About this RNA:
This is a predicted structure of a 110-nucleotide RNA (SAM riboswitch aptamer (S box leader)) from Marinoscillum sp. 108. The coordinates come from a structure-prediction model, not an experiment, and the mean pLDDT is 83. Rfam family: SAM riboswitch aptamer (S box leader). Rfam's curators write: The SAM riboswitch is found upstream of a number of genes which code for proteins involved in methionine or cysteine biosynthesis in Gram-positive bacteria. Rfam links the family to the GO term regulation of gene expression.

Parts: sequence; C1' cells; structure tokens
RNA sequence: GAUUUAUAAAGAAGCGUGGAGAGACGGGCUCUGUGAAGCGCUAGCAACCUGAAAGCAAUGUUUAAGGUGCUAAUUCCUGUUUCUGGCGGUUGCCGGAAUAAAUAUGAAUU
Repeated sequence: GAUUUAUAAAGAAGCGUGGAGAGACGGGCUCUGUGAAGCGCUAGCAACCUGAAAGCAAUGUUUAAGGUGCUAAUUCCUGUUUCUGGCGGUUGCCGGAAUAAAUAUGAAUU
C1' cells in the first nucleotide's frame, strides 16, 4: 500500500520550540500573530487489541499496567442515490428523512 470488518452526536489541554498556515479532497463555513502546521515534554480522554480482577459462565461487568488512537466545531457542514415539505412557476430557490461513496482510527489477513 491492498482486502475484510467494527466504530465515528459522548469524552479529554497545558507548557516549550517554531514562525504561517490549519480543518483529508472540491464547495461552504470556521480556526489562526490574543501565535497555524510540524516537533518535544507533561497531563488527560477513551476502551479497539493485549494484560489483570470478580464470576459456574457470558458476546456481559470492573480495571487501565502494556500496544495503538484521540484531546475546536457531529467525521465542522456538504458531495451519490431514493423519498419528501414549502415557495416559485415549469429548467429555479430554501429545507427534512434515509442511504451510498469518501475519509479517519482499531483489529485481522496479505
């Protein structure tokens, strides 16, 4: 990198360094010199994998030592398809519901 699968409305930030970008991509919108990304340290959240505990047992419960992950905004919103409400008159505008794809992260396989 590829495939399969689970999850994505909850949760959790400070300091140092660094200096202009960041939120995957397009569109929107937002964050940012009251200091972006990246890097380091510390802290925290969560409970996917492993471990531990109770238990006859459980796909359940507790825990959080180890491996990841995460700590602005629902995955920030939207993008495909289907159904549908309102306005307008026919091409349009403003919404609602479901769904696919994409993306992210874990685990397994390759």